[in-house]
Context: one part of a larger RNA
RNA sequence: CUGGGCGUAAAGGGGGCGUAGGCGGUCAAAUAAGUCAGAUGUGAAAUACUACUGCUCAACGGUAGAAAUGCGUUUGAAACUGUAAGACUUGAGGGUACCAAAGGUAGACGGAAUUACCUGAGUAGGGGUGAAAUCCGUAGAUACAGGUAAGAACGCCAGUGGGGAAGCCGGUCUACUGGGGUAACCCUGACGCUGAGGCCCGAAAGCUAGGGGAGCGAACCGGAUUAGAUACCCGGGUAGUCCUAGCAGUAAACGAUGCUCACUAGGUGUGGGGAGUGAAUUCUCCGUGCUGAAGCGAACGCGAUAAGUGAGCCGCCUGGGGAGUACGGCCGCAAGGCUGAAACUC
Numbered sequence: 001c002u003g004g005g006c007g008u009a010a011a012g013g014g015g016g017c018g019u020a021g022g023c024g025g026u027c028a029a030a031u032a033a034g035u036c037a038g039a040u041g042u043g044a045a046a047u048a049c050u051a052c053u054g055c056u057c058a059a060c061g062g063u064a065g066a067a068a069u070g071c072g073u074u075u076g077a078a079a080c081u082g083u084a085a086g087a088c089u090u091g092a093g094g095g096u097a098c099c100a101a102a103g104g105u106a107g108a109c110g111g112a113a114u115u116a117c118c119u120g121a122g123u124a125g126g127g128g129u130g131a132a133a134u135c136c137g138u139a140g141a142u143a144c145a146g147g148u149a150a151g152a153a154c155g156c157c158a159g160u161g162g163g164g165a166a167g168c169c170g171g172u173c174u175a176c177u178g179g180g181g182u183a184a185c186c187c188u189g190a191c192g193c194u195g196a197g198g199c200c201c202g203a204a205a206g207c208u209a210g211g212g213g214a215g216c217g218a219a220c221c222g223g224a225u226u227a228g229a230u231a232c233c234c235g236g237g238u239a240g241u242c243c244u245a246g247c248a249g250u251a252a253a254c255g256a257u258g259c260u261c262a263c264u265a266g267g268u269g270u271g272g273g274g275a276g277u278g279a280a281u282u283c284u285c286c287g288u289g290c291u292g293a294a295g296c297g298a299a300c301g302c303g304a305u306a307a308g309u310g311a312g313c314c315g316c317c318u319g320g321g322g323a324g325u326a327c328g329g330c331c332g333c334a335a336g337g338c339u340g341a342a343a344c345u346c
Stems, first nucleotide, its partner, number of pairs: 003318004007300002012314001014201004021194003025088003030083002033081002035077008049065006091191001092188004096183004103177007110154001114150007125136002162169002206247006215241002220236004258313006266291010295302002319346003328339004
C1' cells in the first nucleotide's frame, strides 16, 4: 500500500412489484460449519531467502537453516457469524376509531367561451400589422339581439396548497376501487431491507383499425419582410390534437440527487391529524417551503426532505472525437428501441 467516485466535471436504472442472491432486532441455553489456538502428517528436488564455505575475487558451486502464507488428520476454545429448537416486542404486519386529498376507472350532468347555420334589426366596411397585403364583405359582412348544433377545455376558488411509485392528476354529482395520516389500546411474533434476471406501469410525438373534428395546427398554399427568406409576422390549411381497442417504450422521464434504517443546534411559514378546559399560545406526529449550527463541498452550494455521520443492498462511471455509430442478437407493422464495439485521430 492492499482503488476512487456518480446534484452541476464521466457516472443514479423513467417508475414500481418481486425471484435468486446479499444483508438482518432482543434474551437464554445447545451445537461447532465459518472463526481462533495447540499437536501432527504433507507441502519433491532445483530456483528464491539467511548463515557458513569452495574455485585468487565474482559469476558459478557446496553444506546447513529458515521459509513454503496451503491442504489433511486430531485435541481444544465458544465471544462473533451460521445451524436446529425455545422465548420476547422495540422492526414489520393486522384489528378498532377518526381524518384529509385534482389518487385510479366508469357513467351522468353543467355553465362561460369559440365556430357554423337560421331569424331579427342595421350599413359600409371588417380583419390584420411595425407598416401593409393576401383574406372576408352590397349575393349585406363586422358590431348587436334571439334561436339551433357541434367539439374541445374546465375561469374564479388556486396556494414554493393537495394526491400519486413514477409518468402524471384540476367543473359538478354518483358508483366501484388503491394508497396515506393520526389516537389509544389489543393481536401476530422478525413475518424484515435491498433486489441481478423477470413481470407490470410509463408524458408528448408516432403507428394500426373504427369513429369524431369546434378551436388550434407540423406539412402545404398564399401575403409580407429581405440581397435571398425553403424562417421569424399575417391570411388560409391537411395529418394530428379528441374517443374506443391495440402497438410503440422514449424524454432536460430533473431534485440532472437510487431504495431502506439509525444518528447530528436552532429559527420561521404552510397542509393534514392529535393532546392539555384550548380562542390566543404551547406540545406532538406525518407532509411541504425558506433560513441556518456542526459538518460536508473544487466552488456554486447542501445542511433532520443532507450533498453531514454511519450501515445494508442494487444500478452506473473510468480522457475527447469516432458513436449511442457499425456488426451480431433480442423486440417492433413501421418509425425505431434495447444491448453495444473497433480501426483511426487529438

RNAcentral holds the full RNA, with entries from ENA and SILVA. A computed fold for a 346-nucleotide part of an RNA from uncultured Geotoga sp., annotated as small-subunit ribosomal RNA, central domain. Its Rfam family is "Bacterial small subunit ribosomal RNA". Gene Ontology terms of the family: structural constituent of ribosome and ribosome. Its mean pLDDT, the model's own confidence on a scale to 100, is 91.